[in-house]
RNA sequence: GAGCUGACAAGGCAAAGCCGCCGAAAGGCGGCGACGCAAAACCACCGGUCUACGGGGAGUCGCCCUACGAUAGCGGGGUUGCCAGC
Numbered sequence: 001g002a003g004c005u006g007a008c009a010a011g012g013c014a015a016a017g018c019c020g021c022c023g024a025a026a027g028g029c030g031g032c033g034a035c036g037c038a039a040a041a042c043c044a045c046c047g048g049u050c051u052a053c054g055g056g057g058a059g060u061c062g063c064c065c066u067a068c069g070a071u072a073g074c075g076g077g078g079u080u081g082c083c084a085g086c
Stems, first nucleotide, its partner, number of pairs: 003086004012037002017032006035073001041079003045076003048071003054066004
């Protein structure tokens, strides 16, 4: 340096929830907090899922459709990488 493995050791990230802020919402950011994660690091290219401000349709009802929005901790794919052992 490369490959495989993730038992041991040392570390890393941070679900739900709560508080504050942003957002029409989904959801995001920060703090507290840990459900879990060997890439739970990064990327919206593909599929899935969520939302519908706006747009379209129907309508004595409060509905239906739609992503340019979101989700990387739904899956695939791409890129990069730490420690330990062999």
Predicted 3D model of an 86-nucleotide RNA (c-di-GMP-I riboswitch aptamer) from a Gammaproteobacteria bacterium. The source organism's lineage runs through Bacteria, Pseudomonadati, Pseudomonadota and Gammaproteobacteria. The coordinates come from a structure-prediction model, not an experiment, and the mean pLDDT is 87. Of the family's consensus pairs, 95% are formed in the model.